[in-house]
RNA sequence: GGCCUUAUAGUUCAAGGGAUAGAACGGAAGUUUCCUAAACUUUAGAUCUAGGUUCGAGUCCUAGUAGGGCUA
Numbered sequence: 001g002g003c004c005u006u007a008u009a010g011u012u013c014a015a016g017g018g019a020u021a022g023a024a025c026g027g028a029a030g031u032u033u034c035c036u037a038a039a040c041u042u043u044a045g046a047u048c049u050a051g052g053u054u055c056g057a058g059u060c061c062u063a064g065u066a067g068g069g070c071u072a
Base pairs, nucleotide, nucleotide: 001071002070003069004068005067006066007065010025011024012023013022018055027043028042029041030040031039048064049063050062051061052060
C1' cells in the first nucleotide's frame, strides 16, 4: 500500500428499514436496618465523524477517523 472486520449508556452486549434505541452490571434517590451490606421501588444516562439513498436509517451506500486481523 491492498483487502476484511468492529465502532450503540460509565462497562459488557442486544436491536430483521417503521422503537419511546433495550438488558445486565455500575451511578443517584427512596423504603427497610442502630449503621453498612443485601433486598425492593423509582430515576438519569448512548447510536464514531461528514455526506448520500429512502416517505422513513442504529440498520443500506460513499469517504474519513480509531481499534483488530490477513496479505505484499
The RNA shown here (transfer RNA) has 72 nucleotides and comes from an uncultured Bacteroidales bacterium. It matches the Rfam family "tRNA". The family's RNA type in Rfam is transfer RNA. The coordinates come from a structure-prediction model, not an experiment, and the mean pLDDT is 81.